Molecule: c-di-GMP-I riboswitch aptamer
Organism: Nitrosomonadales bacterium
RNA sequence: CAUCUGAAAAGGCAAACCUGCCGAAAGGCAGGGACGCAAAGUUACCGGUCUAAGGAACCCGCAAGGGUUCUAUGACAGCGGAAUGCCAGA
Numbered sequence: 001c002a003u004c005u006g007a008a009a010a011g012g013c014a015a016a017c018c019u020g021c022c023g024a025a026a027g028g029c030a031g032g033g034a035c036g037c038a039a040a041g042u043u044a045c046c047g048g049u050c051u052a053a054g055g056a057a058c059c060c061g062c063a064a065g066g067g068u069u070c071u072a073u074g075a076c077a078g079c080g081g082a083a084u085g086c087c088a089g090a
Stems, first nucleotide, its partner, number of pairs: 003090004012037002017032006035078001041084003045081003048076003054071007
């Protein structure tokens, strides 16, 4: 340096749930908490999933307004792939 592996070690992360804050929501951040994780580190590039404030179409209504559907410019890296890449062993 490359490939494979995750038994042990050092060190690390932290699901559900609770509290506070941010957000229209999905969700995020901080603290508590551990279901689990060898990348449960990072990146929305591909697929997928979630949300629909705003926008569009249509419907109801005299109007104010309300409803339905579609839509990511919003998210998820702990859904799969990809890229990058940490520790240890062989």